Model confidence (mean pLDDT): 84 of 100. Small-subunit ribosomal RNA, 3' major domain from a Feifaniaceae bacterium, 474 nucleotides, folded computationally.
Context: one part of a larger RNA
RNA sequence: UGACGGGGGCCCGCACAAGCAGUGGAGUAUGUGGUUUAAUUCGAAGCAACGCGAAGAACCUUACCAAGUCUUGACAUCCCAUUGACCGGUGUAGAGAUACACUUUCCCUUCGGGGCAAUGGUGACAGGUGGUGCAUGGUUGUCGUCAGCUCGUGUCGUGAGAUGUUGGGUUAAGUCCCGCAACGAGCGCAACCCCUACUAUUAGUUGCUACAUUAAGUUGAGCACUCUAAUGGGACUGCCGUUGACAAAACGGAGGAAGGUGGGGACGGCGUCAAAUCAUCAUGCCCUUUAUGACUUGGGCUACACACGUACUACAAUGGCGAUUAACAGAGGGCAGCAAUAUGGUAACAUGGAGCAAAUCCCUAAAAAUCGUCCCAGUUCAGACUGUGGGCUGCAACUCGCCCACACGAAGUCGGAAUUGCUAGUAAUCGCGGAUCAGCAUGCCGCGGUGAAUACGUUCCCGGGCCUUGUACA
Numbered sequence: 001u002g003a004c005g006g007g008g009g010c011c012c013g014c015a016c017a018a019g020c021a022g023u024g025g026a027g028u029a030u031g032u033g034g035u036u037u038a039a040u041u042c043g044a045a046g047c048a049a050c051g052c053g054a055a056g057a058a059c060c061u062u063a064c065c066a067a068g069u070c071u072u073g074a075c076a077u078c079c080c081a082u083u084g085a086c087c088g089g090u091g092u093a094g095a096g097a098u099a100c101a102c103u104u105u106c107c108c109u110u111c112g113g114g115g116c117a118a119u120g121g122u123g124a125c126a127g128g129u130g131g132u133g134c135a136u137g138g139u140u141g142u143c144g145u146c147a148g149c150u151c152g153u154g155u156c157g158u159g160a161g162a163u164g165u166u167g168g169g170u171u172a173a174g175u176c177c178c179g180c181a182a183c184g185a186g187c188g189c190a191a192c193c194c195c196u197a198c199u200a201u202u203a204g205u206u207g208c209u210a211c212a213u214u215a216a217g218u219u220g221a222g223c224a225c226u227c228u229a230a231u232g233g234g235a236c237u238g239c240c241g242u243u244g245a246c247a248a249a250a251c252g253g254a255g256g257a258a259g260g261u262g263g264g265g266a267c268g269g270c271g272u273c274a275a276a277u278c279a280u281c282a283u284g285c286c287c288u289u290u291a292u293g294a295c296u297u298g299g300g301c302u303a304c305a306c307a308c309g310u311a312c313u314a315c316a317a318u319g320g321c322g323a324u325u326a327a328c329a330g331a332g333g334g335c336a337g338c339a340a341u342a343u344g345g346u347a348a349c350a351u352g353g354a355g356c357a358a359a360u361c362c363c364u365a366a367a368a369a370u371c372g373u374c375c376c377a378g379u380u381c382a383g384a385c386u387g388u389g390g391g392c393u394g395c396a397a398c399u400c401g402c403c404c405a406c407a408c409g410a411a412g413u414c415g416g417a418a419u420u421g422c423u424a425g426u427a428a429u430c431g432c433g434g435a436u437c438a439g440c441a442u443g444c445c446g447c448g449g450u451g452a453a454u455a456c457g458u459u460c461c462c463g464g465g466c467c468u469u470g471u472a473c474a
Stems, first nucleotide, its partner, number of pairs: 001474002003471003007468007015458002019422005026313008034304002042053002064299007073125001077124002079121006088103006106115003127288002130286003136282002138277003141273001143271001148187006154163003167178003193265004198233007207223003211220002236259001239253005315415001319374006333362002337356002342351003381412001386407007428450007
């Protein structure tokens, strides 16, 4: 000087407390461990691994296993030789890779040649999702959006170092003020960026409708309004009062759409964990080279006594079921696509195809509301599992997809110890969309609808910041 302390002081955080909803019990989905297996490919491991890499394992993917095959190779460059081939198409054998047969077949030219492609040969080499993340780059997590981390000059100290950065206030903040052997500066904080809340101007189609009209923004007319999207304005403790040290600031008020960083996002200092990744990629070294490389078919990654994590669905009456009211959104996607009206089917869906490369078409949300029924039961709750019959995608749904109908109708009556999230348009609850994608979503990423309770406070638990003190630690 740091680190540590079941030392002290001050301060903060959904850290506790106050509340709401959960998890832990059940069933299922999914990931992991374990076990099993020819293989169940590999990685991730307290927080910070475990719906994680994987934004989608039937084949492919695929790295794993079995079997069948190849050896300058599936892929690249160079050299030599040959040829106008190879590819493609058809047939035979085979699980296919592959093998054989038939068929097909170049360009330019100054006619010297050149180019292109294929096959064969030769070795230099290719190849490796093989090892090492404790050899590395790059990228990422984490403490933590915590308020810290440093430097120059000066001064003090023999020196390691100190000072500045401590102190008194204040702040979300090393934020600002005052003081001070310090004076300044840098990286962080904040601001600048995006979305959102109010408004002005400009613009008016595919959007909108005060006038007329219609079954209907449908048509005329218009751009007031809504909306869209570009440029501006607006909020700064600016104003008033009180407190304060005449400061910084705090509290209250006015005006205002918004009030004290308005709400949300992006943004992550010096460093820590030899943290993660050699399987995104790149890369040193090591290993392999008729195999640890390459191709194919089939299987596996989907196994199943069990254990754990994360979710979904429930256990019901604030409910289930039926009917009605075209009740009321936002965001996003669409041409190998989204698909309306219509017809068939109980339905999944099929037929058919208007419109739409999009403010035009697809494009009508569900909770909600009204009426009826059930009457507290393992039920008209719950829906697992199973059977039968169908639908869709795809070469192909047996291993191993999703959906529909009928039947079947399990556990479950609110969950022990323990434990998680959340402070407002939040929690809870309700549906909608997208990426991946032929098909496959209870996951992920977004979107809107309805919409709470509680916070006395900082004694305690956890984590963190500053000062101080002790030290058997470095």